[in-house]
Context: one part of a larger RNA
RNA sequence: UUACGGGGGCCCGCACAAGCGGUGGAGCAUGUGGUUUAAUUCGAAGCAACGCGAAGAACCUUACCAGGUCUUGACAUGCAUGGAACUCCUGAGAGAUCAGGAGGUGCCCUUCGGGGAACCAUGACACAGGUGCUGCAUGGCUGUCGUCAGCUCGUGUCGUGAGAUGUUGGGUUAAGUCCCGCAACGAGCGCAACCCUUACCUUUAGUUGCCAGCAUUGAGUUGGGCACUCUAGAGGGACUGCCUAUGAAAGUAGGAGGAAGGCGGGGAUGACGUCUAGUCAGCAUGGUCCUUACGACCUGGGCUACACACGUGCUACAAUGGAUGGGACAACGCGCAGCCAACUCGCGAGAGUGAGCGAAUCGCUGAAACCCAUCCCCAGUUCAGAUCGGAGUCUGCAACUCGACUCCGUGAAGUUGGAAUCGCUAGUAAUCGCAGGUCAGCAUACUGCGGUGAAUACGUUCCCGGGCCUU
Numbered sequence: 001u002u003a004c005g006g007g008g009g010c011c012c013g014c015a016c017a018a019g020c021g022g023u024g025g026a027g028c029a030u031g032u033g034g035u036u037u038a039a040u041u042c043g044a045a046g047c048a049a050c051g052c053g054a055a056g057a058a059c060c061u062u063a064c065c066a067g068g069u070c071u072u073g074a075c076a077u078g079c080a081u082g083g084a085a086c087u088c089c090u091g092a093g094a095g096a097u098c099a100g101g102a103g104g105u106g107c108c109c110u111u112c113g114g115g116g117a118a119c120c121a122u123g124a125c126a127c128a129g130g131u132g133c134u135g136c137a138u139g140g141c142u143g144u145c146g147u148c149a150g151c152u153c154g155u156g157u158c159g160u161g162a163g164a165u166g167u168u169g170g171g172u173u174a175a176g177u178c179c180c181g182c183a184a185c186g187a188g189c190g191c192a193a194c195c196c197u198u199a200c201c202u203u204u205a206g207u208u209g210c211c212a213g214c215a216u217u218g219a220g221u222u223g224g225g226c227a228c229u230c231u232a233g234a235g236g237g238a239c240u241g242c243c244u245a246u247g248a249a250a251g252u253a254g255g256a257g258g259a260a261g262g263c264g265g266g267g268a269u270g271a272c273g274u275c276u277a278g279u280c281a282g283c284a285u286g287g288u289c290c291u292u293a294c295g296a297c298c299u300g301g302g303c304u305a306c307a308c309a310c311g312u313g314c315u316a317c318a319a320u321g322g323a324u325g326g327g328a329c330a331a332c333g334c335g336c337a338g339c340c341a342a343c344u345c346g347c348g349a350g351a352g353u354g355a356g357c358g359a360a361u362c363g364c365u366g367a368a369a370c371c372c373a374u375c376c377c378c379a380g381u382u383c384a385g386a387u388c389g390g391a392g393u394c395u396g397c398a399a400c401u402c403g404a405c406u407c408c409g410u411g412a413a414g415u416u417g418g419a420a421u422c423g424c425u426a427g428u429a430a431u432c433g434c435a436g437g438u439c440a441g442c443a444u445a446c447u448g449c450g451g452u453g454a455a456u457a458c459g460u461u462c463c464c465g466g467g468c469c470u471u
Base pairs, nucleotide, nucleotide: 005471007470008469009468010467011466012465013464015460016459019424020423021422022421023420026315027314028313029312030311031310032309033308034306035305042053043052064301065300066299067298068297069296070295073127077126078125079123080122081121082120083119086103087102088101089100090099091098092097107116108115109114129290130289132288133287134286138284139283140279141278142277143275145273150189151188152187153186154185155184156165157164158163169180170179171178195267196266197265198264200236201235202234203233204232205231206230209226210225211224214223215222239261242255243254244253245252246251317417321376322375323374324373325372326371327370333364334363335362338357339356343352344351345350383414388409389408390407391406392405393404394403430452431451432450433449434448435447436446
């Protein structure tokens, strides 16, 4: 000087407490361990691995396994020879591939001999190739402490020196935020602000949006209008500015006005560093290893196995519910190899036909919870829906291993879950649906969107994590 202490003081955080809802029990989905396997490819490992890389494993992907094949190679550059490229057909084969046949000549230059570019085939060699190893050789990127308030420097001063001081102290703040004091005076990276979004107003603009008044229609449908809503550009607005109290000040408490009040809500933004953290399988890269194979192609299989264990979820156990019929209200988004209206057929998944729309115009798209009416009457049930049988639909060369969905039948466990443990402080939790990315098809996951909409916080003794001072 730093770290640590079941040392001390001060202070924060859904850290505890106060509440609400879960997980842990059941079935299923998914990831992991283990086991199995020809292979069940690899990585991730307390928090910070385990619905993680994977924003989507039937083939492909694919890195794994079995079998069948290739060796200048699937891919790059250089050389030589031949041929434009390319298209089609036949046979063998699971295919990769092998054998054979037919058609066909372009572009640029030209001394019409030919040469060149691109592409294809053959040959020899330099070389290619490796998702082989090392993240403890690395770059880059990322997680975490932590959006915690810290981490440092110059000069000066003190100390033999390591170093100290500044950065400590008294107040204050979300904050090393600001004020006061002080052998310190200043400065940098962080904090805050500048950025985006949301909440209010003004203004500009008025179609594809809107409709107050007038006319019109089945309908903002049309005329008309741009007030209003909305859209998207530019501005305004909040600054402890004003008042009261308090204080030396910084500030704090209350109030007024205001759409908004003391950081208004949310996001982006992550200091010096720590974890020899993660990643050589995104990419790049040193070293090392393989080179008729540890490279490459193909078919099939596997990554989907299943005595078991754990994580994360979905659906339930019901009456604040289930069922049937009727009625109402969103937002974010997406669409041409696409979204698909209307109509017809089908109980349905869907099919047929077919209009519009590269979209404020058309479509996805009647949101669901909710409201009204009726039935059920506490039961393993008109709860719950696993599992299994049968029949189908769709995507796709192809749904056996191994897709999703529909209909009929079947109707398992489950009656609120031990020890333990998680999330959340407001438009939050809880609950309800919708959209998107990935994607041919496949979502209980992920990323967003809106609808309905709570309870509680005395307090900081204790548990966990963190900051400052001190020992």
Model confidence (mean pLDDT): 86 of 100. This is a predicted structure of a 471-nucleotide part of an RNA (small-subunit ribosomal RNA, 3' major domain) from Deinococcus sp. S34. It matches the Rfam family "Bacterial small subunit ribosomal RNA". The full RNA is in RNAcentral, with records from ENA, Greengenes and SILVA.